[in-house]
The RNA shown here (c-di-GMP-I riboswitch aptamer) has 81 nucleotides and comes from a Planctomycetota bacterium.
The sequence was found by an Rfam model in a public genome assembly.
């Protein structure tokens, strides 16, 4: 620099359920808990999903939530060539 398929150390992350607590929801914080991840690091609503308004419980509209559903951008440990 490259590569990051599989294996090893070391150290990281934390579904699902709990329990407080926000919030109409979907879903969020912390705090126990580990199902699982090599980008489950950061960014980003392009996409998909879901929720609330509106409508008519549909379309479209409009405003939110998911990055542990993709997808682009940037960066990175080990080990390996």
């Nucleotide at each position: 620099c490259a590569u990051c398929c599989c294996g090893a150390a070391a150290g990281g992350c934390a579904a699902a359920c709990c329990a407080u607590u926000c919030g109409c929801a979907a879903g969020g914080a912390u705090g126990g808990g580990a199902c699982g991840c090599a980008a489950a690091g950061c960014g980003u609503u392009g996409a998909g999903u879901c929720c609330g308004c509106c409508c008519a419980c549909a379309a479209a509209g409009u405003g939110a939530a998911u990055u542990g559903u993709c997808g682009c951008g940037c960066c990175a440990c080990c080990c390996u060539g």